Annotation:
Predicted 3D model of a 133-nucleotide RNA (c-di-AMP riboswitch aptamer (ydaO/yuaA leader)) from Effusibacillus dendaii. Lineage of the source: Bacteria > Bacillati > Bacillota > Bacilli > Effusibacillus. Rfam family: c-di-AMP riboswitch aptamer (ydaO/yuaA leader). About the family: This family represents a conserved RNA structure found upstream of the ydaO and yuaA genes in Bacillus subtilis and related genes in other bacteria. Its family is annotated with regulation of gene expression and cyclic-di-AMP binding in the Gene Ontology.
RNA sequence: UUGUCACAACAGCCGAAGCCCAGAAAUCGGGCGCGGGGGAACCAGUUAUCCGGGGUGAAACCAAUUUUGGUCGGGUAAAUCCCUUCUAUCCGAACCCGUCAGCUAACCUCGCAGGCUUCACAAGGGAGGUAUU
Numbered sequence: 001u002u003g004u005c006a007c008a009a010c011a012g013c014c015g016a017a018g019c020c021c022a023g024a025a026a027u028c029g030g031g032c033g034c035g036g037g038g039g040a041a042c043c044a045g046u047u048a049u050c051c052g053g054g055g056u057g058a059a060a061c062c063a064a065u066u067u068u069g070g071u072c073g074g075g076u077a078a079a080u081c082c083c084u085u086c087u088a089u090c091c092g093a094a095c096c097c098g099u100c101a102g103c104u105a106a107c108c109u110c111g112c113a114g115g116c117u118u119c120a121c122a123a124g125g126g127a128g129g130u131a132u133u
Stems, first nucleotide, its partner, number of pairs: 001009003011117004018032004022027001033112006043102001052100001053097004060071004072092006080127006
C1' cells in the first nucleotide's frame, strides 16, 4: 500500500541471515551466494597460565554520582546503489565457548535466525538502469 473479522500478500528497515533445484510434505536434502570460527611457515609476542582466557556484535572509554554528562562507535530519514558534508532522531544490548585458540596458505568446520513499519533534512559527487528524441 491492497484486501480484510481474524489475517494474508506486496513493499521497506535492522541483521550474514538471500535466491534456486528436487519433493505431496517432512527436510539430519542439494547448489549458488552471504557471514563466522578453527588452523602452518614467516612475522608478532617474551613469562603469559584465577585478577582465568577467548568469540559473535556498533554495543566502548572517561568523569561525576547512583543517573547524568562528555568523547567515541552504530542505524534511519521518498524507494536503484555508493561516498562526503549538514540537520534531525534513535541505539550503545544480549548471547556463546568451557581452561582452550595471536596472525595464518592448504585444509577443517558452523550459521543463513530473530525483530520491526514510513506520509518524508538539505547539498555536492560517482556508478548503473529506464523512458523519450